[in-house]
Molecule: transfer RNA
Organism: Cytophagales bacterium
RNA sequence: CGGGGUGUAGCGUAGCCCGGUAUCGCGUCAGCAUGGGGUGCUGGAGGUCGUCGGUUCAAAUCCGGCCACCCCGACCA
Numbered sequence: 001c002g003g004g005g006u007g008u009a010g011c012g013u014a015g016c017c018c019g020g021u022a023u024c025g026c027g028u029c030a031g032c033a034u035g036g037g038g039u040g041c042u043g044g045a046g047g048u049c050g051u052c053g054g055u056u057c058a059a060a061u062c063c064g065g066c067c068a069c070c071c072c073g074a075c076c077a
Stems, first nucleotide, its partner, number of pairs: 001073007010026003020057001028044006050066005
């Protein structure tokens, strides 16, 4: 330098193809059960979907630029 992949709650992920106010698990908080711990059950909080633009009534999703990380190749040595 060229090509490809990934980026979504604290952590790990689904959703993207085919646009319609974001899923699950762990963690966390509260309540209940237990004498307590552990554990189980119920409920809750937590997200500018990497970033900036574009298209659209509507974008995590489609299009373009950029950033970060990973892989492959080329070049140099």